[in-house]
Molecule: c-di-GMP-I riboswitch aptamer
Organism: bacterium
RNA sequence: CCUCGAGAAGGGCAAAGCCGGCGAAAGCCGGUGCCGCAAAGCCACGGAUCCUCGCUCCUCCGCGACGGUCUCUCGCCACGAAGGGUCCAAGAUCGCCGGGCUGCCGAA
Numbered sequence: 001c002c003u004c005g006a007g008a009a010g011g012g013c014a015a016a017g018c019c020g021g022c023g024a025a026a027g028c029c030g031g032u033g034c035c036g037c038a039a040a041g042c043c044a045c046g047g048a049u050c051c052u053c054g055c056u057c058c059u060c061c062g063c064g065a066c067g068g069u070c071u072c073u074c075g076c077c078a079c080g081a082a083g084g085g086u087c088c089a090a091g092a093u094c095g096c097c098g099g100g101c102u103g104c105c106g107a108a
Base pairs, nucleotide, nucleotide: 004106005105012037013036017032018031019030020029021028022027035095041101042100043099045098046097047096048093049092050091052089054088056085057084058083059082060080062076063075064074065073
């Protein structure tokens, strides 16, 4: 120096949950928290998974007021409310896998 990884030493990070904030959502940020992690440090390059504000097609004249029904009232609706489908685009996850970069220690 390269490989490797014992908890040996000094340490590091922080799952889920809860609180607050951002976001249409997935999710992210901060606090708390300690499931775990030898890269659970960084990168969205490849794969995989997740979300749907928007676009588009179809159905349709009703729809919403937070499980359902009824009544009243209010709001929205052919300049599209509501429901469904497909795809694109955009986004997210590095603690999903692979890859790239960097890094503490030094037993076997």